RNA sequence: UUUAGAGUUUGAUCCUGGCUCAGGAUGAACGCUAGCGGCGUGCCUAAGGUAUGCAAGUCGUAUGUGAGCCCGACGCAAGUCGGGCCGAACAUGGCGAACGGGUGAGUAACGCGUGGGAAUCUGCCUAGAAGACAGAGAUAACCCCGAGAAAUCGGGGCUAAUAUCUGAUAAUCUCGCAAGAGCAAAGCAGCAAUGCACUUCUAGAUGAGCCCGCGCCCUAUCAGCUUGUUGGUGAGGUAAUGGCUCACCAAGGCUAUGACGGGUAGGGGGUCUGAGAGGAUGUCCCUCCACAAUGGCACUGAGACAAGGGCCAUACGCCUACGGGUGGCAGCAAUUAGGAAUCUUGCACAAUGGACGAAAGUCUGAUGCAGCGACGCCGCGUGAAGGAUGAAGGCCGGAAGGUUGUAAACUUCUUAAUUCCCCGUAAGGGGGAGGAUUCAGUCACGGCAAACUACGUGCCAGCAGCAGCGGUAAAACGUAGGUGACGAGCGUUAUCCGGAAUUAUUGGGCGUAAAGAGUGCGUAGGUGGUUCGAUUAGUCCCGACUUAAAUCCCCUGGCUCAACCAGGGAAGCGUCGGGAUACUGUCGGACUCGAGGGAGGUAGGGGGUGGCGGAAUCUUGCAAGGAGGGGUGAAAUCCGAUGAUCUGCGAGAGAACACCAAAGGCGAAGGCAGCCACCUGGGCCUUUCCUGACACUGAGGCACGAAAGCUAGGGGAGCGAAACGGAUUAGAUACCCGUGUAGUCCUAGCCGUAAACGAUGGACACUAGCUAUCCGGUUUCGGGUAGCGUAAGCUAACGCGUUAAGUGUCCCGCCUGGGGAGUACGGCCGCAAGGCUAAAACUCAAAGGAAUUGACGGGGUUCCGCACAAGCGGUGGAGCAUGUGGUUUAAUUCGAUGAUAACCGAAGAACCUCACCAGGGUUUGACAUUUUGUUGUAAUCCCGACGAAAGUCGGGGCCUCCCGCAAGGGACAGCAGAACAGGUGUUGCAUGGCUGUUGUCAGUUCGUGGCGUGAGCUGUAUGGUUAAGUCCCACAACGAACGCAACCCCUAGUCCGUGUUAAAAAUGUCACGGACGACUGCCCGGGCAACCGGGAGGAAGGAGGGGACGACUUCAAGUCAGCAUGGCCUUUAUGCCCUGGGCUACACACAUGCUACAAUGGCGGCCACAACGGGUUGCAAAACAGUAAUGUUGAGCUAAUCCAAAAAAGCCGUCUCAGUCCGGAUUGAGGGCUGCAACUCGCCCUCAUGAAGUAGGAAUCGCUAGUAAUGGCCGGUCAGCUAUACGGCCGUGAAUACGUUCUCGGAACUUGUACACACCGCCCGUCAAAUGGGGAAAGUUGGGGUUCGCUGAAGAUUCGCGUUAAGCGGGUCGAGGCGGAAACCAGCGAUCAACAUUAAGUCGUAACAAGGUAGCCGUAGGGGAAUCUGCGGCUGGAUCACCUCCUUU
Repeated sequence: UUUAGAGUUUGAUCCUGGCUCAGGAUGAACGCUAGCGGCGUGCCUAAGGUAUGCAAGUCGUAUGUGAGCCCGACGCAAGUCGGGCCGAACAUGGCGAACGGGUGAGUAACGCGUGGGAAUCUGCCUAGAAGACAGAGAUAACCCCGAGAAAUCGGGGCUAAUAUCUGAUAAUCUCGCAAGAGCAAAGCAGCAAUGCACUUCUAGAUGAGCCCGCGCCCUAUCAGCUUGUUGGUGAGGUAAUGGCUCACCAAGGCUAUGACGGGUAGGGGGUCUGAGAGGAUGUCCCUCCACAAUGGCACUGAGACAAGGGCCAUACGCCUACGGGUGGCAGCAAUUAGGAAUCUUGCACAAUGGACGAAAGUCUGAUGCAGCGACGCCGCGUGAAGGAUGAAGGCCGGAAGGUUGUAAACUUCUUAAUUCCCCGUAAGGGGGAGGAUUCAGUCACGGCAAACUACGUGCCAGCAGCAGCGGUAAAACGUAGGUGACGAGCGUUAUCCGGAAUUAUUGGGCGUAAAGAGUGCGUAGGUGGUUCGAUUAGUCCCGACUUAAAUCCCCUGGCUCAACCAGGGAAGCGUCGGGAUACUGUCGGACUCGAGGGAGGUAGGGGGUGGCGGAAUCUUGCAAGGAGGGGUGAAAUCCGAUGAUCUGCGAGAGAACACCAAAGGCGAAGGCAGCCACCUGGGCCUUUCCUGACACUGAGGCACGAAAGCUAGGGGAGCGAAACGGAUUAGAUACCCGUGUAGUCCUAGCCGUAAACGAUGGACACUAGCUAUCCGGUUUCGGGUAGCGUAAGCUAACGCGUUAAGUGUCCCGCCUGGGGAGUACGGCCGCAAGGCUAAAACUCAAAGGAAUUGACGGGGUUCCGCACAAGCGGUGGAGCAUGUGGUUUAAUUCGAUGAUAACCGAAGAACCUCACCAGGGUUUGACAUUUUGUUGUAAUCCCGACGAAAGUCGGGGCCUCCCGCAAGGGACAGCAGAACAGGUGUUGCAUGGCUGUUGUCAGUUCGUGGCGUGAGCUGUAUGGUUAAGUCCCACAACGAACGCAACCCCUAGUCCGUGUUAAAAAUGUCACGGACGACUGCCCGGGCAACCGGGAGGAAGGAGGGGACGACUUCAAGUCAGCAUGGCCUUUAUGCCCUGGGCUACACACAUGCUACAAUGGCGGCCACAACGGGUUGCAAAACAGUAAUGUUGAGCUAAUCCAAAAAAGCCGUCUCAGUCCGGAUUGAGGGCUGCAACUCGCCCUCAUGAAGUAGGAAUCGCUAGUAAUGGCCGGUCAGCUAUACGGCCGUGAAUACGUUCUCGGAACUUGUACACACCGCCCGUCAAAUGGGGAAAGUUGGGGUUCGCUGAAGAUUCGCGUUAAGCGGGUCGAGGCGGAAACCAGCGAUCAACAUUAAGUCGUAACAAGGUAGCCGUAGGGGAAUCUGCGGCUGGAUCACCUCCUUU
């Protein structure tokens, strides 16, 4: 000094793994907003084009000419002359213009950085040495003439110099071995001391050129590149080395440590980020490089191949008289274009610096300042203190209040702008007055992530960084209030680093998640046993030099602080020198334990070649025999009287080798199996004789490599892709069956892939054991092959565990989200099939591993249930009743729809009910509460008219009640109004409550403890037992809760008490109340026990029978129309009233029932025995009338008293098997009852009528004992009734259960799973549609540069001519231009084949469970499609059986 995580895959969990977020930063841009100041910063795009102005001049003390101005003299004047320490302009000459300023196009390079080097130059500057003598000829400006539109040019003439030239002099200079030879100069000013210049030389300083080591992006789908290329000799050239250039000679040079090619890019100091290592970046500032419209070239010069110089070419622009000229903002401003986007045509040379000058000074868009922009950083302000009636307003609200909120108002204080005075050149400074006035926004508020409510909206509008939000109660959209964060800013977008250990050196992995090459041999490379010595390359220490400045860091200081600025210091890379020598390296010596060899043994389906053998199969010959055979789930195709199958005896062919055989053996892997012989590889053991590190691994490379497949030639028995036929099926391009070709076999050659798997690379060392087996040996031992496992350890878990997936070392290969895709393109290989190598666009937020809990399985085991079976009776057929669907209708109100709707809501629709329809009315309402105004006829009652009624209108009657003297008030009612009432309107997917179902099934949980990283597990498993998670034994569990059982009710027995409703008493199998009684208590047997079987006694026996009672849950099950209730909707109507209609319809379908089809019966007659219940708006006896329903009358009874009330099955007689004396539907006629009312649409009675039906197809229902079956009786609802329904009661009263294979449902355990909305699950492919981005494609268009051809400016060089001058001509090189094959790159391209995405398209159902034919891999063939089949392989297959091993109570 220093390291933070979160969201998102699942029902949940752990892991793997991607995506996303929180942080910091920026030359930024965009949106909203905006007060001030300081310091910085500002074309990232078009190195596109530019109007205008400025950006490099200066020197008169180098020089010529000199307009003009001033002074003086002369002159009348014009003017002339002289002078000026006045002088513009032009020109010669000198210096500068190579600096300063801009930009980043090019450049992957000695370009930059760093550290070195030798073969160099250097104007001005510094120091030193020596010198500067004598001469000469020109020329510009200027004047004259000419050409041209212009730019500019030509001719003639004059003139000066620090311009130019000649001569002299000269070495410490140059050349030369030397002798010797050669080479220079300029003056100007002046106060005459001198100053500034000049020439030559020697040094220095500064600057520049050159060379070298090291470092500096991506791509191998760029693997070979190179001819001045590599080197030498000689020459030329340069300031200088050098193939820099040329001639000749040699044939080299570079490259897997990445040459060559392609792409991209100025480099560095630094900057951003990061804990760091790293990653990204190169704006401003400093430094280097490169460039100046594009390309080339040289000249001048100390310095350039020169941004504001020249020449040429090209493109573009401008002027033109068309002949010709001219230009270069990547200088500062500015303009246009481009773009999301980047400023003023400012001031000044006062400061700093630069050029010139002796200087004054001139010039300076360098620079200093100012302007514009919140672009960034920093600082300041928008007030401070007090102030509760917690004001108003807003928002929320349970209506009380809460919140905004001391916030405001209000009081006091301070203050900017502004204004006045004084001082100052200005900036500014000082002093008064004045006044809270001028100024706060932006984003967010479901989670990550600080901050919540209301309204609106209703999968719409919209939001969104990720997961996601929105389908009527949205904290996620929009608005408001409130809140949070930051604040003159706040958000968004873009980009970089971080988080990301998500490329892992620090610091990851590869059995199953992505990932070990199919296997070996081996090259380069990497790594390497023991010991001694040397060396010092690596390594470590010390020192020196360097590391520009700025920046960063530390310490100080200056602006009021800060940002900013200044001073000092420290750190780090590299080079060199010295020292140390353990380790690594290198060199040398030695060793034997690694490795190899020798000797002696040994096992083996190791490989190759040749030969031999038997069984089986098929074919064939003969014989025998006589009708079928074969095949399947069942069949058929097929074979068979021309004799099959079957049987016997012969012959032939090809392929494979039963038993032995195994968890066994061998091999590097693939793989290898009858027997014998030959050839041949490797292993192991024993010995410890030899060599002496010879080793391990292994990029490229080479070899081997199942099956299928390919080529050529053989062979062909069986099997058998394709093909054909038969079945199955909705279809069946399949599964099954019958045929059957390639192929399978051999020889020679290809291919080179597999689930080539232990999904586990090789080598070495170390780290508990036990068991089995093979080989060798000497008991101990060594080598191999398997299993187990709480050894330790590892692992996400599963699991691994001396044969590691443990602990370490070395080397190689491979991985980095899913899909696209192991695909396209390119390359290499192949005869082909194809293999190897191997992307991107686009798209998704997951894909995945292991394990957990469920659910499911056309998985398994066990158990239960009227579940089946065994029985009895039904339904399904008929008629009728009732309900439902459908249809119809003005309406046929609504709900319930597999089980779990359908004689259900409805325990009773003629009106009412009523919710529906038609019509008629009504609007504070039929009903409730409050209130205002008004009326006072009370309320109420009676009558009439109209009307279908509701109601409307009219008349009459009453003239009130309470308190108070009164005024008045109250009650009540009407009218008008306001709040509101009302709603069977909607949502059962907003709800309560209730109910159905799973299911009266035996389950569901918790506390503590234990196990597991965790979800979870254990408890609640195993073994018994039970109706039961009932109980027992046992057990990392011990206890407990809800369920089970029991407690409650009825019933069967006994006892006790109480009671009266027979006339009385007693009594009772009466009623009521209570008690007892049954507990496996007793006996026998079995069992450890629980318990089971049997028996006794008993009214009852193992829960005696029945009921009530329904755990955690499931089905968004049902009900808003029982009731309640949130939201929404309606309010002269969806409310309310009324009349009539409808819910009762009727081709049909379904469900539940009744009655039957008859003799176990019908009809008639006779006669016994019940129980539960009901009755005053009621039950009604008896009597009478009527055939009867019923009527008249009305005793009795508020019920153990009276009534309905008769029980029915029973007995006797008759009918005698028929559509009947069965059956009663339907219909006609006549009656009765209820009720305002019986038509739609009630029930009952009598007479008459007398349908279908003769026992019910497929299918299906109930019931295990007082049950089924059968017989009647009662009740509720109710005026009446559609009741054959529903709820009860008693009478008579069976049969059968071997058993759990099967069907259905359920429970437990286990197993598989790609399911979790949970199999009504999930999910694959073709086809059709839309969209998207890539690919191929006949061809076509364009591009850059190369080879090539033609042409060829300036310039360079060379040759010839020329007066050896100017110049002219030729050769070579040379920018550029034109043409341009092949190749390369890019664009377009009819069409083609794939891919991806897209709520509800088509066809099938391939996969997940044994997924209904186990799946998958490779290969080949076929098919609308998923896919099917053959061959070989794998388990990442369930289940059963067998075998072996292990563990165990």